A computed fold for an 80-nucleotide RNA from a Desulfuromonadales bacterium, annotated as c-di-GMP-I riboswitch aptamer.
The sequence was found by an Rfam model in a public genome assembly.
Model confidence (mean pLDDT): 89 of 100.

[in-house]
């Protein structure tokens, strides 16, 4: 120095729910709020899974979820 790992520290993000707004909907945006998170940062034109709408319905089409998983990329700190 790099990787693995995750004690400590500086910080970071923000579930449910509430308010306002958008959408047929899953859900998204902003504010409040913290259940949690060492990647809860990014990628949905990488693979699964799941949810929504449509349909000629056991198939197909179009969407959502990165805080469902795998995977990829990037990143703070430095004990064992």
């Nucleotide at each position: 120095c790099a990787u693995c790992c995750g004690a400590a520290a500086c910080g970071g993000c923000a579930a449910a729910c509430c308010c306002g707004g958008g959408g047929c909907g899953a859900c998204c945006c902003g504010g409040g709020g913290a259940c949690g998170c060492a990647a809860a940062g990014c990628c949905g034109a990488c693979g699964g899974g799941u949810c929504u709408g449509g349909u000629u319905c056991u198939g197909c089409c179009a969407g959502g979820c990165g805080g469902c998983c795998g995977g990829g990329c990037u990143a703070u700190c430095g004990a064992a």